Predicted 3D model of a 111-nucleotide RNA (SAM riboswitch aptamer (S box leader)) from a Caldilineae bacterium. The source organism's lineage runs through Bacteria, Bacillati, Chloroflexota and Caldilineae.

[in-house]
């Protein structure tokens, strides 16, 4: 690669360097020269895995991983609704709510 689980509406930004991109891929809406990607400092969020401390849930935050613009940014395939428009009255489009799929991130664990 791949698989298997568990999470996913919340939290958390400065400086240096570099200079045009970035936000998975598509369509969008956005970020970017008042400076993007990437890299190093420092810093911070969370609490998955290690650890501690109390019985359960929980608490601490010294290691290991993550993350730190918007809900995984929205949406992509389906039920089910509600409003609108269309209509040969069988439906059909558009927008919105909700529930799942899916694909994706990220731990852990397989291999």
């Nucleotide at each position: 690669a791949u698989c298997u689980u568990a999470u996913c509406g919340a939290g958390a930004g400065g400086g240096g360097u570099g200079g045009a991109g970035g936000g998975a891929a598509c369509g969008g809406c956005c970020c970017g020269a008042c400076g993007a990607a990437a890299c190093c400092c420092c810093g911070g969020c969370a609490a998955c895995c290690a650890g501690g401390c109390c019985a359960a849930g929980g608490c601490c935050a010294c290691g290991g991983u993550g993350c730190c613009a918007a809900g995984u940014c929205c949406g992509c395939c389906g039920g089910c609704u509600c409003g609108c428009g269309c209509g040969a009255c069988a439906g059909c489009g558009c927008g919105g709510a909700u529930c799942g799929a899916g694909a994706g991130a990220u731990g852990a664990g397989a291999g």
Model confidence (mean pLDDT): 85 of 100. The sequence was found by an Rfam model in a public genome assembly. Its Rfam family is "SAM riboswitch aptamer (S box leader)". Gene Ontology term of the family: regulation of gene expression. Rfam describes the family as follows. The SAM riboswitch is found upstream of a number of genes which code for proteins involved in methionine or cysteine biosynthesis in Gram-positive bacteria.